[in-house]
Context: one part of a larger RNA
RNA sequence: UUGGGCGUAAAGGGUUCGCAGGCGGCUAAACAAGUCAGGUGUGAAAGGUCGAGGCUUAACCUCGGUAAGCAUUUGAAACUGUCUAGCUUGAGUUAAGGAGAGGAAAGAGGAAUUCCUAGUGUAGCGGUGAGAUGCGUAUAUAUUAAGGAGGAAUACCAGUGGCGAGGGCGACUUUCUGGCCUUAAACUGACGCUGGGGAACGAAAGCGUGGGUAGCAAACAGGAUUAGAUACCCUGGUAGUCCACGCCGUAAACGAGAAGUGCUAGGUGUCGGGAGUCAAAUCUCGGUGCCGGAGCUAACGCAUUAAGCACUCCGCCUGGGGAGUACGUGCGCAAGCAUGAAACUC
Numbered sequence: 001u002u003g004g005g006c007g008u009a010a011a012g013g014g015u016u017c018g019c020a021g022g023c024g025g026c027u028a029a030a031c032a033a034g035u036c037a038g039g040u041g042u043g044a045a046a047g048g049u050c051g052a053g054g055c056u057u058a059a060c061c062u063c064g065g066u067a068a069g070c071a072u073u074u075g076a077a078a079c080u081g082u083c084u085a086g087c088u089u090g091a092g093u094u095a096a097g098g099a100g101a102g103g104a105a106a107g108a109g110g111a112a113u114u115c116c117u118a119g120u121g122u123a124g125c126g127g128u129g130a131g132a133u134g135c136g137u138a139u140a141u142a143u144u145a146a147g148g149a150g151g152a153a154u155a156c157c158a159g160u161g162g163c164g165a166g167g168g169c170g171a172c173u174u175u176c177u178g179g180c181c182u183u184a185a186a187c188u189g190a191c192g193c194u195g196g197g198g199a200a201c202g203a204a205a206g207c208g209u210g211g212g213u214a215g216c217a218a219a220c221a222g223g224a225u226u227a228g229a230u231a232c233c234c235u236g237g238u239a240g241u242c243c244a245c246g247c248c249g250u251a252a253a254c255g256a257g258a259a260g261u262g263c264u265a266g267g268u269g270u271c272g273g274g275a276g277u278c279a280a281a282u283c284u285c286g287g288u289g290c291c292g293g294a295g296c297u298a299a300c301g302c303a304u305u306a307a308g309c310a311c312u313c314c315g316c317c318u319g320g321g322g323a324g325u326a327c328g329u330g331c332g333c334a335a336g337c338a339u340g341a342a343a344c345u346c
Base pairs, nucleotide, nucleotide: 003318004317005316006315007300008299012314014201015200016199017198021194022193023192025087026086027085028084030082031081033080034079035076036075037074038073039072040071041070042069048066049065050064051063052062053061054060090191091188092187093186094184095183096182097181098180102177103176104175105174106173107172109154114149115148116147117145118144119143120142124135125134162169163168206247207246208245209244210243211242215241216240220236221235222234223233259312260311261310262309263308266291267290268289269288270287271286272285273284274283275282295302296301319346320345321344328339329338330337331336
């Protein structure tokens, strides 16, 4: 490479958009590039191969046939392709409704923690398995107040509920804004799918500059525990966590399951629509769960939200360690990230 694979054995890219490329709905006509059939030329001889024959056989020798390919020519027109003319089911637009923690900015609430102020009040508080460090007669803890300040997070509602491509999103109000669903079937008429490179987004931590800092809390300090205790427990506590702008670009970025389309028993919840009804039942479209049949699977299990049956396109795997290392290159302020071996060894 081929083949076979990628939920858990090695293997789905973190996600989306998208240039090139690959693939692509229905009907009709034309062309004949691919495709198919025939003819001619070439394909030297030897050799090979098939069939005969000659040396007693064989080796050896002789005769005859023979390949793909290439070129040219004559035809066929189902399929692919090209072009032309159409179609409406795919895709999109429109109209009328609908749900939502989807995103951005601005504003403004209540509960709680902490601190400050004032009052009451007195010797403890706090913490633990038990303690100690710590705080407290400079009046703590507790308690009261229509007190004050500031930061962060938004109890209940809350739900295998919703929204988002994923990361993710949760008090309230306003403004701006993206996507989705349903019904109708008016419009366009294949405008589609995937997507190497590329671009954008991308939790937490971390980095740069400037703010902010209530609580929590790496590091650090102290107290315990212990043989030791650079830990688990306790008292403190700085970065950080928060905001603005700019980087980083990684995660068990997980459904460990790429995306798209069609087909293949059901049952039962739930969310958002529609039809229907007095209200229901029932039917239907789109999500989200559980159970389960055929089928699949090494088994576990999956099972119309497939891991079933098929097709298209991309990514990836090929024994363990060495190693996501070395070297080189690119990116980055750095941390590092991306790409990514070999010797050797089992």
The part of an RNA shown here (small-subunit ribosomal RNA, central domain) has 346 nucleotides and comes from an uncultured bacterium. The coordinates come from a structure-prediction model, not an experiment, and the mean pLDDT is 85. It matches the Rfam family "Bacterial small subunit ribosomal RNA".